[in-house]
């Protein structure tokens, strides 16, 4: 330099045009003499930035960032 991927809560994922979800952890009861385990209950994301498409984008397109893997070049 070039071509494919990824980038969504603390942290591991899902969601392929119409109000963003799921485990896990973390927060409160309950439960137990306590502590785990179990059981409610409520919070936690402008969806990597920036544009543009469209009545509408987390989703479709350009572009820039990070990060992973191939190829090419220097040496």
């Nucleotide at each position: 330099g070039g071509g494919c991927g990824a980038u969504u809560g603390g942290c591991g994922c899902a969601g392929u045009g119409g109000u963003a979800g799921c485990g896990c952890a973390g927060a409160u009861c309950c439960c137990u003499u306590a502590c785990a385990a179990g059981g409610a209950u409520a919070a936690g994301g402008u969806c990597g930035g920036c544009a543009g498409u469209u009545c509408g984008a987390a989703u479709c397109u350009g572009u820039c960032a990070u990060c992973g893997c191939c190829c090419a070049c220097c040496a």
Molecule: transfer RNA
Organism: Atopobiaceae bacterium